Overview: This is a predicted complex of two RNAs, RNase P RNA and transfer RNA, with 440 nucleotides together. It holds a member of the Rfam family "Bacterial RNase P class A".
[in-house]
RNA sequence: AGUUGCAAGUGCUCUAUCGCUUCGGGAAACCGGGGAGGAAAGUCCGGACAACAUAGAGCACCGCACCACCUAACGGGUGGGGAGGACACACAACGUUCUUACAGAUAGUGCCGCAGAAAAUAACCGCCUCGGCUUAGCCGUGGCAAGGGUGAAAACGUGCGGUAAGAGCGCACGCAUCGUUGUAGCAAUGCAGCGGUGGGGUAAACCUUGCGGGUUGAAAGCCAACGUACAUCAGCGCUUGAGGGCUGCUCGCCCGAUUGUUCGUUGAGGGGUGUGGCGUUUCAGGUACUGCGUGAGCAGUAUCGCAGAUAAAUGAUAGGGGUUCGCCUUGGCGAAAACAGAAUCCGGCUUAUAGCUUGCAACAUUUU
RNA sequence: GGUUCCGUAGUACAACGGAUAGUAUGAGGGUUUCCGGAGCCCUAGAUUCAGGUUCGAUUCCUGACGGGACCA
Numbered sequence: 001a002g003u004u005g006c007a008a009g010u011g012c013u014c015u016a017u018c019g020c021u022u023c024g025g026g027a028a029a030c031c032g033g034g035g036a037g038g039a040a041a042g043u044c045c046g047g048a049c050a051a052c053a054u055a056g057a058g059c060a061c062c063g064c065a066c067c068a069c070c071u072a073a074c075g076g077g078u079g080g081g082g083a084g085g086a087c088a089c090a091c092a093a094c095g096u097u098c099u100u101a102c103a104g105a106u107a108g109u110g111c112c113g114c115a116g117a118a119a120a121u122a123a124c125c126g127c128c129u130c131g132g133c134u135u136a137g138c139c140g141u142g143g144c145a146a147g148g149g150u151g152a153a154a155a156c157g158u159g160c161g162g163u164a165a166g167a168g169c170g171c172a173c174g175c176a177u178c179g180u181u182g183u184a185g186c187a188a189u190g191c192a193g194c195g196g197u198g199g200g201g202u203a204a205a206c207c208u209u210g211c212g213g214g215u216u217g218a219a220a221g222c223c224a225a226c227g228u229a230c231a232u233c234a235g236c237g238c239u240u241g242a243g244g245g246c247u248g249c250u251c252g253c254c255c256g257a258u259u260g261u262u263c264g265u266u267g268a269g270g271g272g273u274g275u276g277g278c279g280u281u282u283c284a285g286g287u288a289c290u291g292c293g294u295g296a297g298c299a300g301u302a303u304c305g306c307a308g309a310u311a312a313a314u315g316a317u318a319g320g321g322g323u324u325c326g327c328c329u330u331g332g333c334g335a336a337a338a339c340a341g342a343a344u345c346c347g348g349c350u351u352a353u354a355g356c357u358u359g360c361a362a363c364a365u366u367u368u
Numbered sequence: 369g370g371u372u373c374c375g376u377a378g379u380a381c382a383a384c385g386g387a388u389a390g391u392a393u394g395a396g397g398g399u400u401u402c403c404g405g406a407g408c409c410c411u412a413g414a415u416u417c418a419g420g421u422u423c424g425a426u427u428c429c430u431g432a433c434g435g436g437a438c439c440a
Stems, first nucleotide, its partner, number of pairs: 001365001002363009011353001012321007020035006037339001041350002044348005049217004056251004061213005066080005081102001082100006103208002108206002110202003124148002126144003130140004156174006175198010221278004232268006238260001243255003285304008323336006369439007378393004386423001395411005416432005
C1' cells in the first nucleotide's frame, strides 16, 4: 500500500433561462425575497399545546431500576463505579480498548425436560461399625459424604489435625458474601482491620421493594358562513333529577330541563357529505465569539429571520467547476453519484445510506 | 395524520419454556385396476429477519420487515 467488517463525521457546487408554491409591493402588467432532511422514515420514548375539574382519592394496569450530574422532560445524554470480553502476558495485577435491561433468590410461591441415587428433608457404586451365616464372601442394622459416575448446574477450595470410617468437625491460608469500624470519595464504591455466614439456578416466571404515569390526540380544539327536519315513532326524566362531562372499576367533583304550541335525553328511522379562517409556524430558534465545566451542557454579547402546502409546491433544460471509474497520443472524450422526500411543533432513540475522510479489528500478498 | 392487532409446511389451523414442531388438505412416489377415481403404504416440505435472557426459545424481551383493522 490492498480487501472486508464495525464505529464516527460528511452527504457535490456555481451560473443562466423557463415553470410551480408562498410572502411583500403595485390599479394592473409586473418587480423583489424565501422554498426538504440527516434521517423529513418507524411512530419507539419524552414534552409543548388543546379538550375534559387549573387533574382529585383509592384499587387495578403499565413503565423504570448501580451512583452523581445535564435537561422543559425522558426509558435520552455525560462523567464515574461494578461486572464481562479482546489485546498484551507463563498466569494474575497494572495498562489500552469495547460491551453492559446492573434492585431483591435469606419475604413467599412456582419451575428446573433427558440423564442421574438425588435437582434441594441427597446416597447408586463406595468407605466404616455391629450382628448373623460355613473362613473368602453373602445378608441384615446403623453411621458417613472423601472418591467414582450423571448433568448446564451436585451443598466453599488447598493442607494439616481428627475419626471406626468420614465430614468446616477443629485449625491455618485463601475465596465468596453480609455486617461493622477506620480511611478516600457528594455518592455508587474502593482499600485496610474485626466479626458472622458457606444454604444451586431462574424475577426478559409470578412476585416484593422503591420511584413514576389522569384520559384522549391537530381528524385535539375555536370562530364564522351555508344548509336540513324545530318532520315521524318509542322509552325515560324534570331537583326525591334521566342523562352527560372522549377515564378499566369505585368514590368524589362539575353540568343538567322548573312541564316546554319550539323542554332535556336515549334508541329506531330519516336527512345532510362539508366552504373559509384561526390553531400553523418566532422559538426549550439558528450561527459566530467569549467565559465556566473533565463532559453532557450552562451563561453573556453580537448577528440572522431560515418551507408552510391542503390532493398537497420544492421541478426541467443548457453550460462551467470538483470527485470517482473507463479509454486513449497527459490532455481530451464518455459514464456514474446513495438512502430518501416536510404536513401542529420541539428534544431524543432506532433503522436506511453510494462515494470520501478518520479510528479500530481481521485476512492475504508485496516492498523495505 | 393518529390509534391498534397479527406473522408457523403451498393452504387452513395446533403446540405448559423441554427430547426429532403436529393435524387436515394439497404435492411427489408406490400398490390396487383393463384405465381413471376412491382406498391403502411411503416421502419431501415450515416457526418473517437480527440480537438478547435462559442449561434450553415457536413461546419471554428489544429492534427491524411485512400484512390487517379502526378513528372525521